Background:
This is a predicted structure of a 372-nucleotide RNA (Bacterial RNase P class A) from a Cellvibrionaceae bacterium. Taxonomically the source falls in Cellvibrionaceae (Bacteria, Pseudomonadati, Pseudomonadota, Gammaproteobacteria). The sequence is in RNAcentral, with records from ENA. Its mean pLDDT, the model's own confidence on a scale to 100, is 76. Its Rfam family is "Bacterial RNase P class A". By type it is a ribozyme. The gene name in the source record is rnpB.

[in-house]
RNA sequence: GAAGUUGGUCAGGCAGUCGCCGCUGGUAUUGAUGUAAGUCGAUAGCAGGGGAGGAAAGUCCGGGCUCCAUAGGGUAGAACGCCAGGUAACGCCUGGGGGGUGAAAGCCCACGGAAAGUGCAGCAGAGAGUAGACCGCCGAUGGCCCUCUAGCAAUAGAGAGCACAGGUAAGGCUGAAAGGGUGCGGUAAGAGCGCACCGCGCAACUGGUAACAGCUUGUGGCAUGGUAAACCCCGUUCGGAGCAAGACCAAAUAGGCCUUCGUUGGUGCGACCCGCACUGAAGGCGGGUAGGUUGCUCGAAGCUUGUGGCGACGCAAGCUCUAGAUGAAUGACUGUCCACGACAGAACCCGGCUUACCGACCAACUUCUUCA
Numbered sequence: 001g002a003a004g005u006u007g008g009u010c011a012g013g014c015a016g017u018c019g020c021c022g023c024u025g026g027u028a029u030u031g032a033u034g035u036a037a038g039u040c041g042a043u044a045g046c047a048g049g050g051g052a053g054g055a056a057a058g059u060c061c062g063g064g065c066u067c068c069a070u071a072g073g074g075u076a077g078a079a080c081g082c083c084a085g086g087u088a089a090c091g092c093c094u095g096g097g098g099g100g101u102g103a104a105a106g107c108c109c110a111c112g113g114a115a116a117g118u119g120c121a122g123c124a125g126a127g128a129g130u131a132g133a134c135c136g137c138c139g140a141u142g143g144c145c146c147u148c149u150a151g152c153a154a155u156a157g158a159g160a161g162c163a164c165a166g167g168u169a170a171g172g173c174u175g176a177a178a179g180g181g182u183g184c185g186g187u188a189a190g191a192g193c194g195c196a197c198c199g200c201g202c203a204a205c206u207g208g209u210a211a212c213a214g215c216u217u218g219u220g221g222c223a224u225g226g227u228a229a230a231c232c233c234c235g236u237u238c239g240g241a242g243c244a245a246g247a248c249c250a251a252a253u254a255g256g257c258c259u260u261c262g263u264u265g266g267u268g269c270g271a272c273c274c275g276c277a278c279u280g281a282a283g284g285c286g287g288g289u290a291g292g293u294u295g296c297u298c299g300a301a302g303c304u305u306g307u308g309g310c311g312a313c314g315c316a317a318g319c320u321c322u323a324g325a326u327g328a329a330u331g332a333c334u335g336u337c338c339a340c341g342a343c344a345g346a347a348c349c350c351g352g353c354u355u356a357c358c359g360a361c362c363a364a365c366u367u368c369u370u371c372a
Stems, first nucleotide, its partner, number of pairs: 001368010012337007020051002023048003027044007053343001057354002060352005065242004077238005082096005097111001098109004112233002117231002119227002134172002136168003141165002143162002146159005180198006199222001200220005205214003246294004256285006265279005301320008338341001
């Protein structure tokens, strides 16, 4: 210098003008209450100070908080699944093991069980599951046939041939996958059929907290292919709903309850009477609706330093206060500079994961090249 890997930080800057939403202070006007002092508000303008993110997103996990439910157990359902640790908790994170991948730094993995049972597998191929026989090899044995020898003959012996029965799984062929690999022996040809080494299973030993590992020892010729983000089995965990949770204040109207009064009243059938039918007024209480207040942002919080730990993270001390709206603010314009500005907008709050993203910078590491 080039190519790459991992982790982290930032996310246009500055100035001016005009606005928007909270907070604090004081001023003016005003409401309620009160004898008053005062207290609690409302409105207006003034001053000061604050005002989106690394993902505020998806709402996929885990928790706090709130209400409901809950003796205990089981079924169903869902999620997860190597080991150890971290954490409030997790399906997250860290470290380790195993597997895959890359030349390396590094990256990726739902990584329990296929010997409980059931199911599934296109094409090709002989055969795809209690494996199989197309080509090939063999044809020892049995069969057919020929020659020679012995014999009168039946027959016996030796040899050549056929590839009929049959044997075989070395080699070829098909496939993603064909029942360990290499070699020697063995055989008619072959085959874990036997043996040696490698691999595999099991047991022991050693190391490790463990997963697991071993150029250790013994043992089994090696057995039952794949698929469980197919059903399933095993193990672990899980009560439900969510800030429109929940709490408080509380109109108008219409129900409800209580007290008092009235039933000699009112309305209708109507000239009037009788008669018949219907029911009222005032006050208080309570639930609930509209509306308002609260929950609401000080929190498993952030920063710095020290300290324990490989690390995730923990502990201690000091410092800081950092949006809180509810038709819902965080903006608009102008000037200027540059590298010309991506994805994107809080709504109860946190911890994660995932997804989107113009770019800039920092640190550590890997490989290659050049120079000294």